[in-house]
RNA sequence: UGCCACUCAACGGGGUGCCUUCCACACAAUCAGGGAAGGCUGAGACCAUACCCGCGGAACCUGAUCCGGGUCGUGCCGGCGAAGGGAUUGAGUAUUCACCGUUC
Numbered sequence: 001u002g003c004c005a006c007u008c009a010a011c012g013g014g015g016u017g018c019c020u021u022c023c024a025c026a027c028a029a030u031c032a033g034g035g036a037a038g039g040c041u042g043a044g045a046c047c048a049u050a051c052c053c054g055c056g057g058a059a060c061c062u063g064a065u066c067c068g069g070g071u072c073g074u075g076c077c078g079g080c081g082a083a084g085g086g087a088u089u090g091a092g093u094a095u096u097c098a099c100c101g102u103u104c
Stems, first nucleotide, its partner, number of pairs: 001098002005093006011054004017040007060085003066079004
């Protein structure tokens, strides 16, 4: 000096689904779309000045109106997946290793 790890700062990337009931609109009636409450999974389902993630076994997107299982139902779980994409700089700390220089 570099690699790796961690911390901090700045910057950047990303998701927001499903079910039930009620309300309003509309309708012959229903569905879809809007709002409220409750429930499910999750870090996060809009407490958001939050949460997660930034070089990649995955934050997230694509394949995907995919496949299997399960559920009232869902991107719920697993597979796909060593797949294809995907957003970084600076400072500090500690250890190991590597390289370079100096001295003995």
This is a predicted structure of a 104-nucleotide RNA (TPP riboswitch aptamer (THI element)) from Marinobacter sp. Lineage of the source: Bacteria > Pseudomonadati > Pseudomonadales > Marinobacteraceae > Marinobacter. Rfam family: TPP riboswitch aptamer (THI element). Rfam describes the family as follows. Vitamin B(1) in its active form thiamin pyrophosphate (TPP) is an essential coenzyme that is synthesised by coupling of pyrimidine and thiazole moieties in bacteria. The coordinates come from a structure-prediction model, not an experiment, and the mean pLDDT is 75.